[in-house]
RNA sequence: GCCCCUGUGGUUUAGAGGAUAUAAUGCGGGCCUGCGGAGCCUGUGACUCGGGUUCGAAUCCCGACAGGGGCA
Numbered sequence: 001g002c003c004c005c006u007g008u009g010g011u012u013u014a015g016a017g018g019a020u021a022u023a024a025u026g027c028g029g030g031c032c033u034g035c036g037g038a039g040c041c042u043g044u045g046a047c048u049c050g051g052g053u054u055c056g057a058a059u060c061c062c063g064a065c066a067g068g069g070g071c072a
Base pairs, nucleotide, nucleotide: 001071002070003069004068005067006066007065010025011024012023018055026044027043028042029041030040031039048064049063050062051061052060
């Protein structure tokens, strides 16, 4: 330098054009309990950035950035 893949709560992750953006875990509160870090209930928090297409984009297209891999 060229090519390919990936980018979603703190972490891991579902989503495949219209869902309130899913779940686990973490964290806060409560219940339970002899106590509890176990169990149950509840709250909390996310689409890497900029354009484009579309009535509508996390999702499709282009570029940038970041990470991973291959070739030279």